Context: one part of a larger RNA
Molecule: large-subunit ribosomal RNA, domain II
Organism: Minisyncoccota bacterium
RNA sequence: GCCAACGAGUUUUUUUUGUCAAUUUUGUCUAAGUGCUUAUGGCACGUAGGCGUAGGGAAACCGAGUCUUAAUAGGGCGAUUACAAUUGGCGGAAAAAGACCCGAAGCCAGACGAGCUUGCCAUGACCAGGGUGAAGCUUGCAGAAAUGCAAGUGGAGGCCCGAACCCGUAGGUCGUUCAAUUCCUUGGGAUGAGUUGUGGUAAGGAGUGAAAAGCUAAUCGAGUUUGGUGAUAGCUGGUUCUUCCCGAAAUAGUUCUAGGGCUAGCCUCGCUUAUUUUUCUUUGGGGGUAGAGCUCUGAAAGAGAUGCCAUUGGGCUUCGGCCCGGGUAUUUCUAUCAAACUACGAAUACCAAAGUAUUUAGAGCGGGAGUUGGACUGUGGGAGCAAAUUUCCAUAGUCGCGAGGGGAACAACCCAGAUCAUCAUCUAAGGUCCCUAAAUCUAAACUAAGUGUCAAGAAGGAGGUGAGAUUUCAUCGAUAGUUAGGAGGUUAGCUUAGAAGCAGCUAUCCUUUAAAAAGUGCGUAACAGCUUACUAAUUAAGAGAUUUCGCGCCGAAGAUUACCGGGACUCAAGUUUAGUACCGAAGAUAUGAGAUUAUUACUUUUAGUAAUAAUCGGUAGGGAAGCGUUUCUAUUGCACUGAAGCUAAAUCGUGAGAUUUGGUGGAGCGAUAGGAAGUGAGAAUGUUGGC
Numbered sequence: 001g002c003c004a005a006c007g008a009g010u011u012u013u014u015u016u017u018g019u020c021a022a023u024u025u026u027g028u029c030u031a032a033g034u035g036c037u038u039a040u041g042g043c044a045c046g047u048a049g050g051c052g053u054a055g056g057g058a059a060a061c062c063g064a065g066u067c068u069u070a071a072u073a074g075g076g077c078g079a080u081u082a083c084a085a086u087u088g089g090c091g092g093a094a095a096a097a098g099a100c101c102c103g104a105a106g107c108c109a110g111a112c113g114a115g116c117u118u119g120c121c122a123u124g125a126c127c128a129g130g131g132u133g134a135a136g137c138u139u140g141c142a143g144a145a146a147u148g149c150a151a152g153u154g155g156a157g158g159c160c161c162g163a164a165c166c167c168g169u170a171g172g173u174c175g176u177u178c179a180a181u182u183c184c185u186u187g188g189g190a191u192g193a194g195u196u197g198u199g200g201u202a203a204g205g206a207g208u209g210a211a212a213a214g215c216u217a218a219u220c221g222a223g224u225u226u227g228g229u230g231a232u233a234g235c236u237g238g239u240u241c242u243u244c245c246c247g248a249a250a251u252a253g254u255u256c257u258a259g260g261g262c263u264a265g266c267c268u269c270g271c272u273u274a275u276u277u278u279u280c281u282u283u284g285g286g287g288g289u290a291g292a293g294c295u296c297u298g299a300a301a302g303a304g305a306u307g308c309c310a311u312u313g314g315g316c317u318u319c320g321g322c323c324c325g326g327g328u329a330u331u332u333c334u335a336u337c338a339a340a341c342u343a344c345g346a347a348u349a350c351c352a353a354a355g356u357a358u359u360u361a362g363a364g365c366g367g368g369a370g371u372u373g374g375a376c377u378g379u380g381g382g383a384g385c386a387a388a389u390u391u392c393c394a395u396a397g398u399c400g401c402g403a404g405g406g407g408a409a410c411a412a413c414c415c416a417g418a419u420c421a422u423c424a425u426c427u428a429a430g431g432u433c434c435c436u437a438a439a440u441c442u443a444a445a446c447u448a449a450g451u452g453u454c455a456a457g458a459a460g461g462a463g464g465u466g467a468g469a470u471u472u473c474a475u476c477g478a479u480a481g482u483u484a485g486g487a488g489g490u491u492a493g494c495u496u497a498g499a500a501g502c503a504g505c506u507a508u509c510c511u512u513u514a515a516a517a518a519g520u521g522c523g524u525a526a527c528a529g530c531u532u533a534c535u536a537a538u539u540a541a542g543a544g545a546u547u548u549c550g551c552g553c554c555g556a557a558g559a560u561u562a563c564c565g566g567g568a569c570u571c572a573a574g575u576u577u578a579g580u581a582c583c584g585a586a587g588a589u590a591u592g593a594g595a596u597u598a599u600u601a602c603u604u605u606u607a608g609u610a611a612u613a614a615u616c617g618g619u620a621g622g623g624a625a626g627c628g629u630u631u632c633u634a635u636u637g638c639a640c641u642g643a644a645g646c647u648a649a650a651u652c653g654u655g656a657g658a659u660u661u662g663g664u665g666g667a668g669c670g671a672u673a674g675g676a677a678g679u680g681a682g683a684a685u686g687u688u689g690g691c
Stems, first nucleotide, its partner, number of pairs: 001691006011097013027051003033045005055062002065077004100238002103235001107228006118202009127192001129161003132157001136153007165189003170185003204220001206216003241626006251264005265371002267368007278357001280355006291344001292342002297338003301334009313324004374399010404415003419593004424589003430583003433567003439580001441579006452569002460554002464551010481538005487511003492506003517532001521530002594616010627680001629677010645664008
């Protein structure tokens, strides 16, 4: 991991509600117990007691009333009416119990442990070899002595080196190990607070501890084991057959509450009930949002006037002052801003009435819930950065609980709500060259950038290109080109080393002319040289300037090829405009089949048949109807001429399932009507077994 078997809403009591039955009707039921019996059973007796028949009050008490109160006021709870009451079976729910099942870490009590380890006690054992050389003693010398010095002897020490032994420093090895702590190299102690054998002793809030909360049998911030015990778990996981009808919530309030509850909201089932709900139109309402505006409250730009203040700002000055400027307050004009501004003010929304359309979708009472982690998108807002698949509200949609088609893929986007069947038709969104169903469609343009063929790219820049608008020049010849001229006073003056059109400053005249600047740009040290404006000739028909719009270009840098989904596409298969056709979904239609609910009709009233109308996606959840397993009761059957079980096929049923036949098997097993449950497995790191 797979297979098989086992594996989770049960039982008791009480309460409540629904349904069915019984009993009588103004009542109903018996409990313990007793008697009988075919004896875990049944029948009879049994009226103690319960429920009901009257309520109100804390109670005394009163009573169709009573309580409150001074009250006969007012008010609360009752009575009126009527049809229910009691008991039992079954279903739902609640409470108490283990209470759907499995799951803690833990708490307490009693026992068992010191053959591991810690300390202690008793009695034993062990420590190769080498080194160092304390005290003491002896001798000698010195000394009066004490004593000192020297040599020898001696053999001390938690002394030194180093095996056994004990330990475990560093590194490696191992790490499904040789080993639940080893092995290798290296290392520390090695006569001592040494090591060790055997026996004994101290224990669970206790021991022992040269103290690490260490150790107390691979277990220690409280051992192990049994019991209390099915501890508790607002937490996680799991919770077993079918079909049919309806179908949520992720909100409010409150909570030592926030991942849990309670009440309400939203769902479902039953009963009851009314012009009840809903759409649209009209009419009547209140409002202070969007917008707008500046009267108020504030903010804020420019200009003017007036008052006050500082004159320590600047200029002129005849020192008298004058002009420009600064601050602040009021006011005038122009132009503004506001969630906490309003002399204005919508659309929607909301409330009510009438009409209208379709309908029960509304309301009340009662039984049962689940939900109270929501998500994204559009719109209006707060927070944030006019960030976030961000966060918090409002409003609508979708997902959640929704399949199908489109969007390459893609819960929340677009289209559209799946009862079932069909190799039928029409469409939606979106598409129609190939992948890939359908136009290489029609007409007219644009784009040359592979722009583009999903979305999204800025400021800024440019003789890209198309369509316009305005305007200037032009056969009295424009614009571009070509040929020629482009001069003189003069090198203007100043400045300067120089300044001659062309470093800079000032001025910018006159003359000859068809025209020619005291010079447009190169250039020189300065000149020179080239060129332009300007003019003529030649040529021959359009040439410029400004501006608007369309499509393109640059701006444009990211992490595998690498992207329009791909191939690929250029009078497109791109973009714009107009049009026709087609494809395209579980949508609509067609045909057939089924189910639910309501109404009507008919029939064998129960129930069924037919018609009509509406409906049939669905998680949590509510409701309804069934299938199957085991066993019991009654009735009735099958079986060695082959039961159950296993196996294969066929048939029937919407389904859970059922039946038949063949094979195998070799002794029991059904059907019908009821009863009762240890009644349905794929999941629980489920349990046991097998492989």